[in-house]
Model confidence (mean pLDDT): 81 of 100.
Lysine riboswitch aptamer from a sheep gut metagenome, 180 nucleotides, folded computationally.
RNAcentral holds the sequence, with entries from MGnify.
RNA sequence: AUAGAGGAUGCGGUCGACAUGAGUAACUCUGCAAAGCCGUCAGGAACGGCGGAGGGAAAGGGGAGACUGCCGAAGGGACAGAUGUUUCCUGAGCAUCUGCUGCCUGGGACGACGGAGAAGAUCCGGCGGACUGUCGUGCGGGAGGGACAUCUGAUUGUUCUGCCCGGCACGGAGAGCUGU
Numbered sequence: 001a002u003a004g005a006g007g008a009u010g011c012g013g014u015c016g017a018c019a020u021g022a023g024u025a026a027c028u029c030u031g032c033a034a035a036g037c038c039g040u041c042a043g044g045a046a047c048g049g050c051g052g053a054g055g056g057a058a059a060g061g062g063g064a065g066a067c068u069g070c071c072g073a074a075g076g077g078a079c080a081g082a083u084g085u086u087u088c089c090u091g092a093g094c095a096u097c098u099g100c101u102g103c104c105u106g107g108g109a110c111g112a113c114g115g116a117g118a119a120g121a122u123c124c125g126g127c128g129g130a131c132u133g134u135c136g137u138g139c140g141g142g143a144g145g146g147a148c149a150u151c152u153g154a155u156u157g158u159u160c161u162g163c164c165c166g167g168c169a170c171g172g173a174g175a176g177c178u179g180u
Stems, first nucleotide, its partner, number of pairs: 001180004007071001010070006018062001027054006038048002040092007074105003077101001079099007106132002110128002113125004134172006140165003144161006
């Protein structure tokens, strides 16, 4: 440089019936109120109200399945920028998107905890004990080969050596592992 492997759910992307969102919000009528609660946090000002009846969505997230790109696949953190968070100003937090950085993670599942979220869905984070793949070291087992000893011969014993084992134990990390 090139080609591959890990999988009992390997990792992402696009579309997607359908469920949830939700009998929620908008809107209409009506009664009450003008205050209180609340609207991410701090300070100041302003704005938005509550009940009943009717009415009745959507987005994000999920998703059987189909197609598709791949094996740092991908995910996360930090940093920088933009947008949003009732309105305005200052600062913080949070969310989304973009960029960048070999800073962290071999992989999937499960558990409790924390964060996002309407949510018992889902995603993210570190932690935990197992499982699994890979390489290294040590031990064990298997067949073969060499050497030495014994022996009429067979055999037997010791030792060295590479190979094999969905064998055991310990350890490392993808900047890895295997082939060319």